[in-house]
Molecule: transfer RNA
Organism: uncultured Bacilli bacterium
RNA sequence: GCCUGAGUGGCGAAAUUGGUAGACGCACAGGACUUAAAAUCCUGCGAGGAUCAAACCUCGUGCCGGUUCAAGUCCGGCCUUAGGCA
Numbered sequence: 001g002c003c004u005g006a007g008u009g010g011c012g013a014a015a016u017u018g019g020u021a022g023a024c025g026c027a028c029a030g031g032a033c034u035u036a037a038a039a040u041c042c043u044g045c046g047a048g049g050a051u052c053a054a055a056c057c058u059c060g061u062g063c064c065g066g067u068u069c070a071a072g073u074c075c076g077g078c079c080u081u082a083g084g085c086a
Base pairs, nucleotide, nucleotide: 001085002084003083004082005081006080007079010026011025012024019069028044029043030042031041032040046059047058048057049056062078063077064076065075066074
């Protein structure tokens, strides 16, 4: 230099044909249970705005563009990483 794969919450990892993004698990937080803890069970857990607090609203899949009513998914460029060829 060329070819191929991968990049999604704090971490791992799904999302089938382009059609509700974050299922599921771990971690973490609150609660129940316990003399106390562990284990177990319940609830919550991206960011911002709004609100007394919520409901609610907007944004969010490595980065920048494009196609489309609609993009994690398709197309172009770039970055990082793994493997292969020379």